[in-house]
Context: one part of a larger RNA
RNA sequence: CUGGGCGUAAAGCGCACGCAGGCGGUUUCGUUAGUCGGAUGCGAAAGCUCCUGGCUUAACUGGGAGAGGCCAUUCGAUACUGCGAGACUUGAGGUUGGGAGAGGGGUGUGGAAUUCCCGGUGUAGUGGUGGAAUGCGUAGAUAUCGGGAGGAACACCUGUGGCGAAAGCGGCACCCUGGCCCACACCUGACGCUGAGGUGCGAAAGCGUGGGGAGCAAACAGGAUUAGAUACCCUGGUAGUCCACGCUGUAAACGAUGUCAACUGGGUGUCGGUAGUUUUACACUAUCGGUGCCGAAGCAAACGCGUUAAGUUGACCGCCUGGGGACUACGGCCGCAAGGCUAAAACUC
Numbered sequence: 001c002u003g004g005g006c007g008u009a010a011a012g013c014g015c016a017c018g019c020a021g022g023c024g025g026u027u028u029c030g031u032u033a034g035u036c037g038g039a040u041g042c043g044a045a046a047g048c049u050c051c052u053g054g055c056u057u058a059a060c061u062g063g064g065a066g067a068g069g070c071c072a073u074u075c076g077a078u079a080c081u082g083c084g085a086g087a088c089u090u091g092a093g094g095u096u097g098g099g100a101g102a103g104g105g106g107u108g109u110g111g112a113a114u115u116c117c118c119g120g121u122g123u124a125g126u127g128g129u130g131g132a133a134u135g136c137g138u139a140g141a142u143a144u145c146g147g148g149a150g151g152a153a154c155a156c157c158u159g160u161g162g163c164g165a166a167a168g169c170g171g172c173a174c175c176c177u178g179g180c181c182c183a184c185a186c187c188u189g190a191c192g193c194u195g196a197g198g199u200g201c202g203a204a205a206g207c208g209u210g211g212g213g214a215g216c217a218a219a220c221a222g223g224a225u226u227a228g229a230u231a232c233c234c235u236g237g238u239a240g241u242c243c244a245c246g247c248u249g250u251a252a253a254c255g256a257u258g259u260c261a262a263c264u265g266g267g268u269g270u271c272g273g274u275a276g277u278u279u280u281a282c283a284c285u286a287u288c289g290g291u292g293c294c295g296a297a298g299c300a301a302a303c304g305c306g307u308u309a310a311g312u313u314g315a316c317c318g319c320c321u322g323g324g325g326a327c328u329a330c331g332g333c334c335g336c337a338a339g340g341c342u343a344a345a346a347c348u349c
Stems, first nucleotide, its partner, number of pairs: 004320003007303002012317001014201004021194003025088007033081002035077007042069001048066007091191001092188003096183004103177007110154001115149007125136002162169002206247006215241002220236004258316006266294011298305002322349003331342004
């Protein structure tokens, strides 16, 4: 250098942006660097392959020929690739006009409910369970009515509905702000794709400082259950859950399916546009972009996938190479710590 793979068998980085690198649309001219062909030079000996000789054979050894280089010089070819110059519009981007949306950040605000406090009514229970007990209650609970405080979450709408790169996002209003889709085909003219390193984002839990604390609830305490019960059930309950700022950087971070592009029968539902048709309002037809289901061909070990591919191809990246040891040790880097990232071997089956 080479093989086969990565939905579930080992294997797609959690997601994105992006330097280097790799790859790159249509067309004209030039160049001839890559590429291809010819010639020449060199490619020592030994070794290697073929032919052949010598020791009885072989090993060994003599002779001849050949192979062997991303090599050099030179002549030629010009399709493809590169390079230089020019042109193009289909890739990419932009302008204009519309559109949908829990996309992000901030400020304010609303009602229901739980809890607590105050007051009224009212009296002996209440709560909880499989059944109980701990607990709460005559210092007046539970129930019920009125008032108040505070925190957190937003029922119905809600939908294999929508938005976002992923993580994720759901009361209402306003402010700031990102992306996407459609129509027209007006502008730029390949400006593109991928992306080792790098950088940013990144659920929950956890950590630091300061606040907040209604409900819930690791730890903890008690009551039960049980042979025991460091549990499941019950009564309590602190961190935490919430906010601001800063860390952490993980996950069954899942579609267990990397990104981009092209091509390859259909049917059916739904979301957002557009055009046409129509009795102008139900709907229908066509089309673009999402999101589901069923399935031709094909693929697949099977399950299944099937224009949202796991089909047929191309470009680039990541990763795998028997199980355990081992998401470990050591070292390095990162972190306040917890720990994270990278990552063996002995031994063993």